[in-house]
């Protein structure tokens, strides 16, 4: 130093809810708010859900805090 890994430090994000606005809709932003989160940063490549049309298949959205991959990153004990 570089990878695992997660004690401490100092910090970060911010679920539901209520509320203001956009969307047909899922949902999505802003504000209050904290359920939690060591990547709960980023990305729709793959799975899976969800919406939207269809008679059905195709197709188009949307979820990253459902999983998987990719990618960047703070601290410095074991």
């Nucleotide at each position: 130093u570089c990878a695992u890994c997660g004690a401490a430090u100092g910090g970060g994000c911010a679920a539901a809810a209520c509320u203001c606005g956009g969307g047909u809709a899922a949902c999505c932003g802003g504000g209050u708010g904290a359920c939690g989160c060591a990547a709960a940063g980023c990305u729709a490549c793959c799975u899976g859900u969800c919406c939207a049309a269809u008679a059905a298949c195709c197709u188009g959205g949307a979820u990253a805090g459902a999983g998987g991959g990719g990618u960047u990153a703070c601290c410095g004990a074991a």

Overview
c-di-GMP-I riboswitch aptamer from a Desulfuromonadaceae bacterium, 78 nucleotides, folded computationally. Its mean pLDDT, the model's own confidence on a scale to 100, is 87.